[in-house]
């Protein structure tokens, strides 16, 4: 070296997710292959997803040689195992731009309001501001008057059938021989009762009072008088503080989306390199 049987290992491979972890089952990327469709033809376009059969998200197999049972096929090399390179695609992380909901006042912007200042502006002051003082008034209490209203007293007008009270009883009525006498209706008169008016005494009250009188008056107002001698309101515009409302302002927080940028896995491809046993020539 050639040539036969074997063996190891192979019969897809990654990402995310999940998991203590490793693989699969279910998403995703890739594409050996196989079917198909347009097209005259280059070439374009679909489908199916890496031998078979069972199992699996309420999960399934296992433990660093990390699916597992059974069965086929290939077989030491294009086919197994290792490194690199490209590099489809997936994860991460900050930036950055946009949309969009949400808070909030942390910026802005309008707007309202309370306060403050007094630059404008306007009022008010030398017929005297600010400021000091004195007094009066509003207010509070006591109090007298006086008005009102109520009770009481007094006085008076008018009215009150009969009975009930008191006087005084015409008439008639009863006693009485007679002089008398007794009771007693109306009628008048008091009482008393109801209304009216009117004076006064006495007390009470009171949303009265352009009354009085004493007394208080811490702040406040309001006149007015003295002193002082030039400021004084703050109504509008400015400005500040503060707080409320609005916002398509700004921040903050959550979601989608887009771009680069890092970082990490990485499939198809390319390179390069390792890996056996018998027997025969």
């Nucleotide at each position: 070296c050639c040539g036969c049987g074997c063996u190891a290992g192979a019969c897809g491979g990654g990402g995310a997710g999940g998991u203590a972890g490793c693989g699969g089952u279910g998403c995703c990327c890739u594409g050996a292959g196989u079917c198909u469709c347009c097209g005259c033809a280059a070439g374009g376009g679909g489908a199916c997803g890496a031998c078979c059969u069972g199992c699996a998200a309420c999960c399934c197999g296992c433990u660093c040689c990390a699916g597992c049972a059974g069965g086929g096929u290939c077989g030491a090399a294009u086919c197994c195992c290792c490194u690199c390179c490209c590099g489809a695609g997936g994860g991460c992380a900050g930036u950055u731009c946009u949309u969009c909901u949400g808070u909030u006042c942390u910026u802005c912007u309008g707007u309202c309001g309370u306060c403050g200042u007094a630059a404008g502006u306007g009022g008010c002051g030398u017929u005297g501001a600010a400021g000091a003082u004195c007094u009066g008034g509003c207010c509070c209490c006591g109090u007298g008057c006086a008005a009102u209203g109520g009770a009481u007293g007094g006085g008076u007008u008018a009215u009150c059938c009969a009975c009930c009270c008191c006087g005084c009883c015409a008439g008639g009525a009863c006693c009485g021989g007679a002089a008398g006498g007794u009771a007693g209706c109306a009628a008048c008169g008091g009482a008393g009762a109801u209304c009216g008016c009117c004076c006064u005494u006495u007390c009470c009250a009171u949303g009265u009072g352009c009354c009085g009188c004493g007394g208080g008056u811490u702040u406040g107002c309001c006149g007015g008088g003295u002193c002082g001698g030039a400021g004084c309101c703050g109504g509008c515009u400015g400005c500040g503080c503060c707080g409320g409302c609005a916002g398509u302002u700004c921040g903050c927080a959550g979601a989608g989306g887009g771009a680069a940028u890092g970082u990490u896995c990485g499939a198809c491809g390319g390179a390069g390199g390792g890996u056996g046993c018998g027997c025969g020539g």
Molecule: Bacterial large signal recognition particle RNA
Organism: Planctomycetota bacterium